Context: one part of a larger RNA
RNA sequence: GACGAACGCUGGCGGCGUGCCUAACACAUGCAAGUCGAACGAGAUCCAUCCAGUGGCAACACUGGUGAAGACCUAGUGGCGAACGGGUGAGUAACACGUGAGAAACCCACCCCGAUCUCUGGGAUAACAGGUGGAAACACCUGCUAACACCGGAUGCCUUCACCGCAUCGCAUGGCGUGGUGAAGAAAGGUUACGGAUCGGGACGGUCUCGCGGCCUAUCAGCUUGUUGGCGGGGUAAUGGCCCACCAAGGCUUCGACGGGUAGCUGGUCUGAGAGGACGAUCAGCCACACUGGGACUGAGACACGGCCCAGACUCCUACGGGAGGCAGCAGUGGGGAAUCUUGCUCAAUGGGCGAAAGCCUGAAGCAGCAACGCCGCGUGCGGGAUGAAGGCCCUCGGGUUGUAAACCGCUUUCAGCAGGGAAGAAAUCAGACGGUACCUGCAGAAGAAGGUCCGGCUAACUACGUGCCAGCAGCCGCGGUAACACGUAGGGGCCAAGCGUUGUCC
Repeated sequence: GACGAACGCUGGCGGCGUGCCUAACACAUGCAAGUCGAACGAGAUCCAUCCAGUGGCAACACUGGUGAAGACCUAGUGGCGAACGGGUGAGUAACACGUGAGAAACCCACCCCGAUCUCUGGGAUAACAGGUGGAAACACCUGCUAACACCGGAUGCCUUCACCGCAUCGCAUGGCGUGGUGAAGAAAGGUUACGGAUCGGGACGGUCUCGCGGCCUAUCAGCUUGUUGGCGGGGUAAUGGCCCACCAAGGCUUCGACGGGUAGCUGGUCUGAGAGGACGAUCAGCCACACUGGGACUGAGACACGGCCCAGACUCCUACGGGAGGCAGCAGUGGGGAAUCUUGCUCAAUGGGCGAAAGCCUGAAGCAGCAACGCCGCGUGCGGGAUGAAGGCCCUCGGGUUGUAAACCGCUUUCAGCAGGGAAGAAAUCAGACGGUACCUGCAGAAGAAGGUCCGGCUAACUACGUGCCAGCAGCCGCGGUAACACGUAGGGGCCAAGCGUUGUCC
C1' cells in the first nucleotide's frame, strides 16, 4: 500500500459498487421452462334461431330444452424449446486452460442465399366410452376416432455406394472437376400470411490432432502388457489400441518418467521505479460438476442441475403389498463458523423460449430492501466577540493554560425535516416495476448530526496525582522495586475523522 475481511469503540446523509472465503453439510415452503387451437380429434362454457312451460290483454319478462356459423377455454396426440439462460469449484497437473497451427479425418436444428420437387396409398393409437386391480403412485382389458403422428409404393434436379475412363492439383494417405453402367434414397399439409422434402453454399456453434507456455516434492528412480507398433475388422460425425482377433517386442525416463502433495485455467487483481512476487472474489472467456457411483435413451445437439434406468446412503408417505424425493437456481431454514443479506416488486427496459400475431412464460434481467463491507462526495455552521468571565488543570502564588473557545451580537440554511410541482429512461400502437423516486420551488430554525486512537525512542504530541518489580504496559528496544513524560486517572496536546484502532493475509 492492498483486502469479498473479522473484532473493539463510535456512527448524520447521499451516489456507485460489494456481500457463505467455513460444511460440493442437510434442507420445510413458494417460485425458477414453457409455448403453439393458424398441426389434430374430443370435451366444457357463451350465443343467434326454434320449441315448450309460467306470469301477462298485449308488448314482453323468466325458466327448461335445441343449438348452425362463431367466440373462448383446455386434459390429450403432435411441433418447437427444455443441451440456452442461472449455480458451484468438488474433481482435474490434463491438449483442462492460454497461445499458435492443422483436419485431404469431421458434424451442425433454427437463420440467410441458390436449385429442384411436394405424386399415390394404408394401418393404427391417445384423448373419449365401458370395465377391472390398487391405500396411493399408477396400471391393465375391451371398443371408437384424427393429424403436419406412423408405415408402404412411385418419381429422382440431386446425393451416397460399387465398377470403368479422362483432365487437373497436392507434403503423404489423397483432393477437386467431368463422362458411362448398376444399386439404394424424399416429401405434409394448409390457406390472409405459412410450411414439408432433397441437394449445394454461407453464417453461428461444436468435435478431433499437434508445437510452445504456466505448481511443489528425488526422504518418489525406475515405469509400462492394450503396454509400443503393424495387418485386418468393429465402432464413431470423424482420425486413432477407442475396442477386438492375430503378429512383432516394443514405448517412456535425471532435459525428472512413475509415484506423492497441492490446485479449476485465463483475461486480469494487488504490490513494485521496474524486473519480479503473491493471488484468480465481483465482471468476461473456457473447463468440470449437479445427493454418491454407473448406464444408456431421445434428439441437430446431452450421456442431460429442476429427464429416464440400476445400485448405494439419507429423508418422507403407507392400508406393510408398495411408493416419493434431490436448492452447487432465487429467496429462506437448521448446522458449521470470527464472518457474509429479503421467504420483496416488475416483466416497464435489455435479452431468451414458443407463437403469423395478440400474447404467454422468464427468481435471466431491471429495480427495491438489509449491512460504514469498500470507494467517492457532502454536512455537523459562518463572521464579530477580552476586562481574556465562570469552572477545570498547573503554579515559584506573581501568574500560566483551556481560550475567541464559550456567553453575547449579526448572518446563512447545504444535508436531514415539512409542503407544492414532478420527469427522462418508450424507437412504433400499447406499456414505467423503479416512483410520487431524481429534480425544481416554497417554509421554519443553528436548529437534528463527532468520535476513535496515541503522546519514552523509533514517531507528531507533557504535566500533576495515584501505585511502588505490585497492579499493569509492550510492535522492537524496553518501562514499574517511593520523585514513573512508558502502569492507572485527570488536565493539556498530536494524528485521523463518520470513522478510528486491533487482528489476519499478500507485496
Molecule: small-subunit ribosomal RNA, 5' domain
Organism: uncultured bacterium